This is a predicted structure of a 529-nucleotide part of an RNA (small-subunit ribosomal RNA, 5' domain) from an uncultured bacterium. The RNAcentral record of the full RNA draws on ENA. It matches the Rfam family "Bacterial small subunit ribosomal RNA".
[in-house]
Context: one part of a larger RNA
């Protein structure tokens, strides 16, 4: 110099940017991943229409899915993204190049061919049973882009046949014939024609991913021998795929003082903080990779998970019970306790960038982006500014008693209005989209016109008005180190980063005056160079 800091004294204002470093301890309470009626049966509840009824109006009630529209249900897509921690890993985990002739890739994109015929379940709703409750269970009934046969169908997938090209070893592409296997699903607009989107096969691509290899990564030898699926080969199987990944047999190998096996510590990196540089040190903000999700362990769903706000089994914890059973997981954002020198609001809004779902209009989004708290930090501002000696009266302090110093400091004249406080103006951030009209043509697309949509905010920034008016501390002061006298104490009381002060003139201990730095801060611990 420099910090995610803390701790003493002090405190004006803005802007930017940071805020549990300790118990990956416990956790009330809210919200944080919903979306599509343009998939389907519906119709709880709302609101319109109808139609009864109360003579009739009004107003009320019943009845109807007929309409908007929709709670629960089936059914698609998200839910593997975002956010959060750093326990655990010393590894292909991470960084860097190389390889896959040994692989996936759902939405996206271009682009072939296809989209035909038929079937039975099933939740919901009905009817009834259990249960304190979480929930569960029979029965006759239903739909579908849900399921399942059955047809077609190659540039697919398998086996076999021929032909040719080419590589880097195992191989790899291309073409031809023959047999086998395996597919779909509708929906919306339109009076129609037709036309938009969707499905199901492939082919290329783009993106996301897997996996292998060199090379690099902390100390300890007061850790010297580890090692039986252990190296390695045949075989099978399993995987998207190589592979001791996994079983079977069959060798008897592998690593290792160049540091293997064990034990400590730690997530890894761009960076960041020093340093002239070489180098030490660091990993908090933010950006990529990882691993995690009360401990442990499995798997199923799916294009992807062995899944932080899914499943299942087991532990320990909390909670609820009618004692028979249940229920939960903040290392999401706030928030409580709790540890501790210590780290904040149970805040607003989806306006705007982004995600998700949906044609669209939307809804969701504790991502975001804003307000709110704290001098925690880095920058900017001010707290006046010019002029003013009889160097003035007094204090407080020093003295040689002549003075000297506070001292141009104030008083006093002359300016100014940052800031403050008071009235008034008053934004950008809005492109895009919507909605209504139009206009071209290639009829679903593009352009154009009005209008509409700001949370932050009556914030920012500005105008006037007042009047200097509202605003200054903290360390030092012996040498290192810029600043000194005097009184008090008397090896006492105390100071100290180091050398060292202090026993009767202490510039070093405490108070006073002066004085030096830095200054909204300052100073002291801590830890790195």
């Nucleotide at each position: 110099g420099a910090u995610g800091a803390a701790c003493g004294c002090u405190a004006g204002c803005u802007a930017c940017a940071g805020g549990c470093u300790u118990a990956a301890c416990a956790c009330a309470u809210g919200c944080a991943a919903g979306u599509c009626g343009a998939g389907g049966g519906g119709c709880a509840g709302c609101a319109u229409g109808a139609a009864c009824u109360a003579g009739c109006a009004a107003u009320a009630g019943u009845u109807u899915g007929a309409u908007g529209g929709c709670g629960a249900c089936c059914g698609g897509c998200g839910c593997a993204c975002u956010g959060g921690u750093g326990a655990g890993u010393a590894a292909c985990a991470c960084g860097u190049a190389u390889c896959c002739a040994a692989c996936c890739u759902g939405c996206c994109a271009u682009u072939u061919a296809c989209u035909c015929g038929g079937g039975u379940a099933u939740a919901g709703g009905c009817u009834u049973u259990c249960g304190a409750a979480a929930g569960a269970a029979a029965g006759a009934u239903u739909a579908a882009u849900c399921c399942c046969c059955g047809a077609u169908a190659g540039u697919a997938u398998g086996u076999a046949u021929a032909u040719u090209c080419c590589g880097c070893a195992u191989g790899g592409g291309a073409u031809u014939u023959c047999c086998a296997u395996u597919a779909a699903a509708g929906a919306g607009a339109g009076c129609a024609a037709u036309u938009u989107u969707g499905g199901u096969a492939g082919a290329u691509g783009a993106u996301g991913g897997g996996g292998a290899u060199g090379c690099g990564u902390u100390c300890c030898a007061u850790u010297a021998g580890a090692u039986a699926g252990u190296u390695g080969g045949u075989a099978a199987g399993g995987u998207a795929a190589c592979g001791g990944c996994u079983u079977a047999c069959c060798a008897a190998g592998u690593c290792u003082u160049c540091g293997a096996u064990g034990g400590a510590u730690a997530g890894g990196g761009g960076u960041u903080c020093u340093g002239a540089g070489a180098g030490g040190a660091u990993u908090u903000c933010c950006c990529c990779c990882c691993a995690c999700a009360u401990u442990g362990g499995a798997a199923c769903u799916g294009a992807g998970a062995c899944a932080c706000g899914g499943u299942c089994c087991a532990a320990a914890c909390u909670c609820c019970u009618a004692c028979g059973g249940g229920a939960g997981g903040c290392a999401g954002c706030a928030g409580u306790g709790a540890g501790g020198a210590a780290u904040a609001u149970u805040g607003g809004u989806c306006a705007a960038u982004g995600g998700g779902c949906g044609c669209a209009a939307g809804c969701c989004u504790g991502a975001a982006c804003c307000a709110g708290c704290c001098a925690c930090g880095u920058a900017g501002c001010g707290u006046g500014a010019a002029g003013g000696a009889u160097g003035a009266c007094a204090g407080c302090c020093c003295u040689a008693u002549g003075g000297g110093u506070u001292u141009u400091a104030a008083a006093c004249u002359u300016c100014u209005u940052u800031u403050a406080u008071a009235a008034g103006g008053g934004a950008a951030u809005a492109a895009a989209g919507g909605a209504c009209a139009u206009u071209a043509u290639g009829u679903a697309u593009a352009g154009u016109g009005u209008u509409u949509u700001g949370u932050a905010u009556g914030u920012a920034c500005u105008u006037u008005a007042u009047g200097a008016a509202u605003a200054a501390g903290c360390a030092u002061c012996g040498g290192c180190u810029a600043a000194c006298u005097c009184c008090g104490u008397g090896c006492c009381a105390g100071c100290a980063g180091c050398c060292g002060c202090g026993g009767u003139a202490a510039u070093a201990c405490g108070g006073a005056g002066g004085a030096u730095g830095c200054g909204a801060g300052c100073g002291u611990u801590a830890u790195c160079c």